RNA sequence: UAGAAAGAUCCCCGCAACGGGACAGGGUGAACCCCGCCAGGCCCGGAAGGGAGCAACGGUAAGCCCGCCGUCCCGGGUGCGGGGACUUUAACAAU
Numbered sequence: 001u002a003g004a005a006a007g008a009u010c011c012c013c014g015c016a017a018c019g020g021g022a023c024a025g026g027g028u029g030a031a032c033c034c035c036g037c038c039a040g041g042c043c044c045g046g047a048a049g050g051g052a053g054c055a056a057c058g059g060u061a062a063g064c065c066c067g068c069c070g071u072c073c074c075g076g077g078u079g080c081g082g083g084g085a086c087u088u089u090a091a092c093a094a095u
Base pairs, nucleotide, nucleotide: 004089005088006087007086009085010084011083012082013081014080015079016078018075019074020073021072022071023070025066026065027064028063034059035058036057042051043050044049
């Protein structure tokens, strides 16, 4: 020098698990300054009827909470595999 083997450590790649975050999903969530529908009452009308519209009801927004599953991102003294660096070792050969 080349090859083989081993190894604490380092680097790269892949898979998995773990931790964190986001999304999806669910729940909750508006007296009025969101929507719909508007009892009562009020207003217009001779009347028929109409109008605005509070509560209630339904829905939604910001916000808050969340079991399981899923997707994505981030992390490293997690596990395994592959490659490289480094270190070490027997025989032979060369310098």
Record summary: Bacterial small signal recognition particle RNA from Thermocrinis albus DSM 14484, 95 nucleotides, folded computationally. The coordinates come from a structure-prediction model, not an experiment, and the mean pLDDT is 75. It matches the Rfam family "Bacterial small signal recognition particle RNA". It is annotated as a non-coding RNA gene. Of the family's consensus pairs, 96% are formed in the model.